[in-house]
């Protein structure tokens, strides 16, 4: 890097170094010298792996391996359904819902 499965409206930040970018991509919108990214330390959240309750189901724990700690995965993009409005051709817009794509993370395989 690829594949499979699961999850993604909850939750959880301070300090030091650093010094202008960051939120994956595009569009939007937002965060940022009252200090971005990155690195380090400490703290926390969660519970995938893990441990325990004999096993399943269900539950508990948090020592260890990851992950995470602005905004719903920050929002949207493709398709379907519903409501309302325009419109009388089967289309446009707004809002709501569902599915999908993409992305992230975990576990396993390669």
């Nucleotide at each position: 890097g690829a594949u499979u499965u699961a999850u993604a409206a909850a939750g959880a930040a301070g300090c030091g170094c650093g010094g202008a970018g960051a939120g994956a991509c595009a569009g939007g919108c937002u965060c940022g010298g009252u200090g971005a990214a990155g690195c380090g330390c400490u703290a926390g959240c969660a519970a995938c792996c893990u441990u325990c309750c004999u096993u399943a189901a269900g539950g508990a724990a948090a020592a260890g391996g990851u992950g995470c700690u602005a905004a719903a995965u920050c929002c949207u993009u493709u398709c379907c359904c519903g409501u309302u409005a325009g419109c009388u051709g089967u289309u446009u817009a707004a809002c709501g819902g569902g599915a999908g794509c993409a992305u992230a993370u975990a576990a396993a395989u390669u």